[in-house]
RNA sequence: GCCACUGUAGCUCAGUCGGUAGAGCAAUGCUUUCGUAAAGCAGAGGUCAGCGGUUCGAUUCCGCUCAGUGGCU
Numbered sequence: 001g002c003c004a005c006u007g008u009a010g011c012u013c014a015g016u017c018g019g020u021a022g023a024g025c026a027a028u029g030c031u032u033u034c035g036u037a038a039a040g041c042a043g044a045g046g047u048c049a050g051c052g053g054u055u056c057g058a059u060u061c062c063g064c065u066c067a068g069u070g071g072c073u
Base pairs, nucleotide, nucleotide: 001072002071003070004069005068006067007066010025011024012023013022019056028042029041030040031039049065050064051063052062053061
């Protein structure tokens, strides 16, 4: 330098044809216990890497940029 893939909650990841984003773990609160752990329950937590474009509507499609991983030279 070229090519491919990845970027979504604190962490690990879903989200297959475009229609107002979910799970597990962690953390917090409550129940239980003399107390802790474990168990159960509840709510919270997200400018979907960034900027544009298409569209009535974009995490999803298109372009560019940024970061990471792998391959080739």

This is a predicted structure of a 73-nucleotide RNA (transfer RNA) from a Patescibacteria group bacterium.
Rfam family: tRNA. Its family is annotated with triplet codon-amino acid adaptor activity in the Gene Ontology. Rfam classes the family as a transfer RNA.
The coordinates come from a structure-prediction model, not an experiment, and the mean pLDDT is 82.
The source organism's lineage runs through Bacteria and Bacteria candidate phyla.
The sequence was found in a public genome assembly.